[in-house]
The RNA shown here (transfer RNA) has 72 nucleotides and comes from a Candidatus Nomurabacteria bacterium. Rfam family: tRNA. Rfam links the family to the GO term triplet codon-amino acid adaptor activity. Model confidence (mean pLDDT): 82 of 100.
RNA sequence: GGGCCUAUAGUUUCAAUGGUAAAACAUCGCACUCCAAACGCGAGGUUCCAGGUUCGAGUCCUGGUGGGCCCG
Numbered sequence: 001g002g003g004c005c006u007a008u009a010g011u012u013u014c015a016a017u018g019g020u021a022a023a024a025c026a027u028c029g030c031a032c033u034c035c036a037a038a039c040g041c042g043a044g045g046u047u048c049c050a051g052g053u054u055c056g057a058g059u060c061c062u063g064g065u066g067g068g069c070c071c072g
Base pairs, nucleotide, nucleotide: 001071002070003069004068005067006066007065010025011024012023013022019055027043028042029041030040048064049063050062051061052060
C1' cells in the first nucleotide's frame, strides 16, 4: 500500500424480507429475613461517528474511526 471480517445496555450476546430495540448477568428499588445471602417482583440504562436513500434504517449505500485477520 491492497483485500476481508467486525463494532447493539456496565459485560456477554439476539433482533426473518427495512416496520415497537431485546435476553442473561450486573446496578438500583421493593418484598422476604433477627440481619444478610439465595429466591421472587419491579425500574433505569443501548445501535462506534458523519452524511445519503426511504413513509420508515441496528439492518441498505458512501466516507471516517477503533479492533481482528490475510497478501505485498